Model confidence (mean pLDDT): 80 of 100. Predicted 3D model of a 78-nucleotide RNA (c-di-GMP-I riboswitch aptamer) from Sulfurimonas sp. Rfam family: c-di-GMP-I riboswitch aptamer. Gene Ontology term of the family: cyclic-di-GMP binding. The sequence was found by an Rfam model in a public genome assembly. The organism belongs to Sulfurimonas, within Bacteria.
RNA sequence: UAAUUGAAAAGCCAACCUUACUGUGAAGUAAGCUCGGAAAGUUAUGGGUCUCAAACUUGAGAUCGCCAGACUACCAAA
Numbered sequence: 001u002a003a004u005u006g007a008a009a010a011g012c013c014a015a016c017c018u019u020a021c022u023g024u025g026a027a028g029u030a031a032g033c034u035c036g037g038a039a040a041g042u043u044a045u046g047g048g049u050c051u052c053a054a055a056c057u058u059g060a061g062a063u064c065g066c067c068a069g070a071c072u073a074c075c076a077a078a
Base pairs, nucleotide, nucleotide: 005076006075012037013036017032018031019030020029021028022027035065041071042070043069045068046067047066048063049062050061051060052059053058
């Protein structure tokens, strides 16, 4: 240095729920909380799930903390 791996410490993220705001909605943002996370960082590319319109297979969306792919990355024992 690279690969595998995740023992410790520091730091990081923050499900559910509550409140406020935005949106027809899925959902998002902020604060509190702390179920969890070693990519729970980024990306809707493929699949899945969900919403709305439509009307029977299309259109527009949401979700990366559902799975896969792509890109990038902190600490470090063995």